Context: one part of a larger RNA
RNA sequence: CUCUGUUGAAGGAACUCGGCAAAUUGGCCCCGUACGUUCGCUAGAAGGGGCGCCUACCCCGCAAGGGGAGGCCACAGAAAAGAGGUUCCACCGACUGUUUAUCAAAAACACAGCUCUCUGCUAACUCCGAAGAGGAUGUAUAGGGAGCGACGCUUGCCCAAUGCUGGAAGGUCAAGGGAAUCGGUUAGCCGCAAGGCGAAGCUGUGAACCUAAGCCCCAGUGAAUGGCGGCCCUAACUAUGAGGGUCCUAAGGUAGCGAAAUUCCUUGGCUGGUAAGUUCAGUCCCGCACGAAGAGCGGCACGAGUGGAACACUGUCUCCAACAGGGACACG
Numbered sequence: 001c002u003c004u005g006u007u008g009a010a011g012g013a014a015c016u017c018g019g020c021a022a023a024u025u026g027g028c029c030c031c032g033u034a035c036g037u038u039c040g041c042u043a044g045a046a047g048g049g050g051c052g053c054c055u056a057c058c059c060c061g062c063a064a065g066g067g068g069a070g071g072c073c074a075c076a077g078a079a080a081a082g083a084g085g086u087u088c089c090a091c092c093g094a095c096u097g098u099u100u101a102u103c104a105a106a107a108a109c110a111c112a113g114c115u116c117u118c119u120g121c122u123a124a125c126u127c128c129g130a131a132g133a134g135g136a137u138g139u140a141u142a143g144g145g146a147g148c149g150a151c152g153c154u155u156g157c158c159c160a161a162u163g164c165u166g167g168a169a170g171g172u173c174a175a176g177g178g179a180a181u182c183g184g185u186u187a188g189c190c191g192c193a194a195g196g197c198g199a200a201g202c203u204g205u206g207a208a209c210c211u212a213a214g215c216c217c218c219a220g221u222g223a224a225u226g227g228c229g230g231c232c233c234u235a236a237c238u239a240u241g242a243g244g245g246u247c248c249u250a251a252g253g254u255a256g257c258g259a260a261a262u263u264c265c266u267u268g269g270c271u272g273g274u275a276a277g278u279u280c281a282g283u284c285c286c287g288c289a290c291g292a293a294g295a296g297c298g299g300c301a302c303g304a305g306u307g308g309a310a311c312a313c314u315g316u317c318u319c320c321a322a323c324a325g326g327g328a329c330a331c332g
Stems, first nucleotide, its partner, number of pairs: 001327008010318002014316001019313001027051005036041001038150001052072004057068004073077001085311007092303002097109002113148007125134003151298004156228003161225002163221005170216003176210002182204004188197003229247005256290001257287001268284005
C1' cells in the first nucleotide's frame, strides 16, 4: 500500500450521478394505529410500554396456568447466533408469475378479462413427397388466428386510398373449343422455251365467335392497414375572438389528458417545498410533434422498477485515526 473486519470526539448526507456502501430497525406480549379503498385491505401502518430471578401473601381457574402485591442480582434479562429502518408525493406496469444460461429482471413478455375474425366436422388451421398425424376420442359455452391487457368511466369523425367481405349487368382476359383466311408441296393443264396456273391428299399459319377466376366496376366494412387542415376579418380602452368570409379535403382531433417516459424554443409562467431547487409536486395551455383497444383517462393492492421529499441512523463526508487478521514488501 491492498483485502476482510472492529471502534471513533464534534457535526450528521455537508459525500455523491444517486445515502452507493455502512449504520439504524429487528424476537415475543400488551396498548395503539391515519389517508385511501375494489371494504378484502392499507397494517407489523405509524407510535409507545414490558421482558431475568425469588416469595409461605391476595385474586381468577377443577387443573395446567394467568393476573396482582412484595423483594433480589448484574455493565448487560428477546443477555450469544439468528432476527423488518420508517413515512410522504409522483410515473410506469393492475396483481402472483416469465425473460436476455455467461454485462440488461425492467416500464419488456405473460396473465385473467374485452373485442374482431375464421371454422358445421373428412371443420378451420398445422406437419407432410404420400400414407398418416395433431386439432380431438373435441363439435360454435368448441377449436384456430389477431389486437388490447384486472377493475371503473369510455372508446368520437373519415370507406377517398389499401385490405377484407358481398355483388354481378358491362369492359378486359388464359389454356381450350372453333375454323375463316393466307401459304408449302404436285397429279394435271397452258406454253417452242423460260415459266405460269393448279384439284385431291399431306402440311404450315390461324381471323371472327364461345369461354372461368382475377382485375376494372358497384356496394359494405375501423377493437381492418390507416387518416383526422390553411388563410383573412371581427365585440364602445386594450387584449381576446363567441361570430363571419374564403380555399382545400374522404374527413378535418370529439371526451379526457397536457412543458408529459411525449415540449424544440425551455431552467416556459405562477404556486409549494429549500437559506439557496436545470430535478420534484400542483396549476396554466402557446400540444415544435397527446388522444381514444399500436386504446384514452382514472385507479385500491402489489414492485430487488423509475424520479422527488422527510424522519431515524451513521466514517458517505468535514478529515481522517487506531486496532485485528490475510496479501504485497523486507531480512534470514
Model confidence (mean pLDDT): 88 of 100. A computed fold for a 332-nucleotide part of an RNA from a Planctomycetota bacterium, annotated as large-subunit ribosomal RNA, domain IV. It was read from a public genome assembly.